[in-house]
Two RNAs folded together computationally: RNase P RNA and transfer RNA, 445 nucleotides in total.

């Protein structure tokens, strides 16, 4: 000074007018009116995961379905952090991985290819065995060859049954043998994942599980429109009593008794549930600072401090002055203009993901230049 | 505030155990036939499969993660 990587922080300040809305107080002609208070965000967003909280059937086995997956730690709990292992990229700082099981089982892998999974044999290769066939001195040697041997080599594919090298062979081959790589077992070291090391085994089983599926651990369901209290007015229930009917007692009226329960009115209570009103709600797994433990996520302890909460729903606008950032100009003092992002609380926390102009600060790692 | 489905040419669709050139009908384009135009016959061009990012040898399809459209629950 360029290039990058990581961890965090802000996201516009002040003043004025006008204007919403919570709560209180005060005054009202019950309509409001005055004061005073407080009033969005890191992501409130998507609702994608985990909780508290309510109701369900007490939620406790089991069946189904679903999640989730190194290994150890944190949390209320997570699929989140954090710290370590093992693979990957990258020159490093760092970064990225749904990172159990493919020797239960089942299934898939187009097209090319010989063969796509108990291997196979297409071009080559090769003639020791074998067969034929010719030579001869009869047990060599020469040609050809497959229903022989072979996977070294070519071809095909994403993938072809460990690599390199030597040595061996008729040609070959882990068929040996060095080293690398796999398997196995042992010792050491780790809380473990795991790693070192040394023996050992010629290698033996290939890939897909964000394919059914095993395994081994989680998950009942349903959401503040959960739900508790408290209750209007109209309808309709039930039950009481009064009027009016009607039938019997009776000569008549009062009385009285039955009916009428799908008769009517009117009054009383009752009991659901509905408008409606209160609570659920915002004091919380709570934010800051400090102290001790701990590599760290985080916890223990002490101190302070309260910070929207309403009902379909308030948090706004305009001016000016500064800041920021960009563009033109410049007499280098400064003038003009232009912009000033994402976006918005609805029970409430932890998380993720995901939008975000422009601004800061810390640590780290590579390259150049200069002391 | 909770929930649920869709997305493929210009329009309507299909596209099943993932296989590679993504089809089908309308509709556009050239061409035959007509005097000319529909209809009829042929012939052809149109797809980032709504966008990323991963799984696989291979992704419209399987996972997640945004984006858009519509529906539902007093």
């Nucleotide at each position: 000074a360029g290039a990058g990587g990581g961890c965090a922080g802000u996201g516009c300040g002040c003043a004025a007018u006008c204007g919403c809305g919570u709560u209180c107080a005060g005054c009202u002609u019950c309509g409001g009116c005055u004061g005073a208070u407080c009033g969005a965000g890191g992501a409130a967003a998507g609702u994608c995961c985990g909780g508290a909280c309510a109701c369900u059937g007490u939620a406790g086995g089991g069946c189904a379905g679903g999640g989730u997956g190194g290994u150890g730690g944190g949390u209320a709990a997570c699929g989140c952090c954090c710290a370590c292992c093992g693979g990957g990229a990258g020159g490093a700082a760092u970064c990225c991985c749904a990172g159990g099981g493919a020797a239960a089982g089942u299934g898939c892998a187009a097209c090319a290819g010989a063969a796509a999974a108990c291997a196979u044999a297409c071009c080559g290769c090769c003639a020791a065995c074998g067969u034929c066939g010719g030579g001869c001195a009869u047990g060599c040697u020469c040609g050809a060859c497959a229903c022989g041997g072979u996977u070294a080599g070519g071809g095909u594919g994403a993938a072809a049954u460990g690599g390199u090298g030597a040595g061996g062979u008729a040609a070959g081959a882990g068929c040996u043998c060095a080293c690398c790589g796999c398997g196995g077992a042992a010792a050491c070291g780790g809380u473990g994942a795991c790693g070192u090391u040394u023996c050992u085994g010629g290698c033996a089983u290939g890939g897909c599980a964000a394919a059914c599926c095993c395994c081994a651990c989680c998950c009942g369901g349903u959401g503040a429109a959960a739900g508790a209290u408290c209750a209007a007015a109209u309808a309709g229930g039930a039950a009481a009593g009064u009027a009016c009917g009607g039938a019997g007692c009776g000569g008549c009226c009062c009385g009285c008794u039955c009916c009428a329960c799908a008769u009517u009115a009117c009054u009383u209570u009752c009991g659901g549930g509905u408008a409606g009103a209160u609570c659920g709600u915002u004091u919380g797994a709570g934010a800051c600072c400090g102290u001790u433990g701990g590599c760290a996520a985080c916890a223990u302890c002490g101190g302070u401090c309260c910070u929207a909460g309403a009902g379909a729903a308030a948090u706004g606008a305009u001016u000016g002055c500064g800041a920021g950032c960009g563009g033109c100009u410049u007499u280098c003092g400064g003038g003009c203009c232009g912009c000033c992002a994402c976006a918005g609380a609805a029970u409430c926390c932890g998380g993720c993901u995901u939008a975000u102009a422009g601004c800061u600060g810390c640590c780290c790692u590579c390259u150049c230049a200069u002391c | 505030g909770c929930c649920c489905c869709a997305g493929u040419a210009g329009c309507u669709c299909a596209g099943u155990u993932g296989g590679a050139u993504a089809g089908a009908g309308c509709a556009c384009c050239g061409g035959u036939u007509u005097c000319c135009u529909a209809a009829a016959c042929u012939g052809g061009a149109g797809g980032u499969c709504g966008c990323g990012c991963g799984u696989u040898c291979g992704a419209g399809c399987c996972g997640c993660g945004c984006c858009u459209g519509g529906g539902g629950c007093g």
Rfam match: Bacterial RNase P class A. It is annotated as a ribozyme. Gene Ontology terms of the family: tRNA processing, ribonuclease P activity and dimeric ribonuclease P complex. Its mean pLDDT, the model's own confidence on a scale to 100, is 77.